The RNA shown here (transfer RNA) has 74 nucleotides and comes from a bacterium. It matches the Rfam family "tRNA". It is annotated as a transfer RNA. The sequence was found in a public genome assembly. The coordinates come from a structure-prediction model, not an experiment, and the mean pLDDT is 80.
[in-house]
C1' cells in the first nucleotide's frame, strides 16, 4: 500500500434477508429475606446502536467517506 473482519449499556454479546416499544447475562441502586453475611427474589437507573452524509413511507440493519481495533498480503 492492498485486501477481509468488527465497532450496540461500566463489561461480555445477541439482534442477519429494513417494520410495531434496542435486548439478554453480569456489574451498579433501592427493597424483601437474614441475627449478621452470603445465595436467591422484586423493582429501577443507565444507549445519540463508533461518527456524517446518502436511499427509503421507514435504517443497529442497505450505499459512501471518516475514525478505532484485529488478521493476511506486500
Nucleotide at each position: 500500500g492492498g485486501a477481509c473482519c468488527c465497532g450496540u449499556a461500566g463489561c461480555u454479546c445477541a439482534g442477519u434477508u429494513g417494520g410495531u416499544u434496542a435486548g439478554a447475562g453480569u456489574a451498579c441502586u433501592a427493597c424483601c429475606u437474614u441475627g449478621a453475611c452470603a445465595u436467591g427474589g422484586u423493582a429501577g437507573g443507565g444507549g445519540u446502536c463508533a461518527c456524517a452524509a446518502g436511499u427509503u413511507c421507514g435504517a443497529a440493519u442497505c450505499u459512501u467517506g471518516u475514525c478505532g481495533g484485529g488478521u493476511c498480503c506486500a